[in-house]
RNA sequence: AAAUCAUUAAGAAGGCGUGAGAGACCUGGCUCGCCGACCGCCUAGCAACCUGAAUGCCCCGAGUAACGGCACAAGGUGCUACUGCCAGCCCGCCCUGCGGGACCGAUGAGGU
Repeated sequence: AAAUCAUUAAGAAGGCGUGAGAGACCUGGCUCGCCGACCGCCUAGCAACCUGAAUGCCCCGAGUAACGGCACAAGGUGCUACUGCCAGCCCGCCCUGCGGGACCGAUGAGGU
């Protein structure tokens, strides 16, 4: 870097610095932003994946132990406005809308 699998409508704040844009790309909207957004650092928190000490429980069993499974501290990533803010492509319908899907994106994991 590309691919695969899983998740993606829940959840989660402050301080310092910076100083004008930001919400993945493009477009149309709609929001946030000098009452300082976005971004960086620190602390805190949330909990999707990985991991999992000690301990406990389960399985087994005459009994004990092991293996295995579950729970779980710490840890590795990640995340902490709005559904991934909504829509754009396809299908359906009770059709200025609603529902489903795809594409794209993000995060994690194990590999190549």
Molecule: SAM riboswitch aptamer (S box leader)
Organism: Halodesulfovibrio sp.